[in-house]
RNA sequence: GCUGAUGUGGCUCAGUUGGUAGAGCAGCUGAUUCGUAAUCAGCAGGUCACCGGUUCAAGUCCGGUCAUCAGCU
Numbered sequence: 001g002c003u004g005a006u007g008u009g010g011c012u013c014a015g016u017u018g019g020u021a022g023a024g025c026a027g028c029u030g031a032u033u034c035g036u037a038a039u040c041a042g043c044a045g046g047u048c049a050c051c052g053g054u055u056c057a058a059g060u061c062c063g064g065u066c067a068u069c070a071g072c073u
Base pairs, nucleotide, nucleotide: 001072002071003070004069005068006067007066010025011024012023013022019056027043028042029041030040031039049065050064051063052062053061
C1' cells in the first nucleotide's frame, strides 16, 4: 500500500425484511437473614465510533473518515 471483519449502557453481546434500542453480568434501592452471601422484586444507566447522503422513518441501506483485529504484498 491492498483486501476483509468488527465498532450498540461500566463489561460481554443480541437487535433476522428499515418501523418504540434490548438481554446477561456489574451498580443502586427494597424484601428475605441475627449478620453476610445467595435468592426475589424494583430502579438507574445509550449522541448505536464520527461526518454526510437516501427515506415519511436509519443501529440496520449508501459514501467518506477514524480505531482495533486478521490476511496479502
Predicted 3D model of a 73-nucleotide RNA (transfer RNA) from a Peptococcaceae bacterium.
Taxonomically the source falls in Peptococcaceae (Bacteria, Bacillota, Clostridia, Eubacteriales).
It matches the Rfam family "tRNA". Gene Ontology term of the family: triplet codon-amino acid adaptor activity.
The prediction has a mean pLDDT of 80.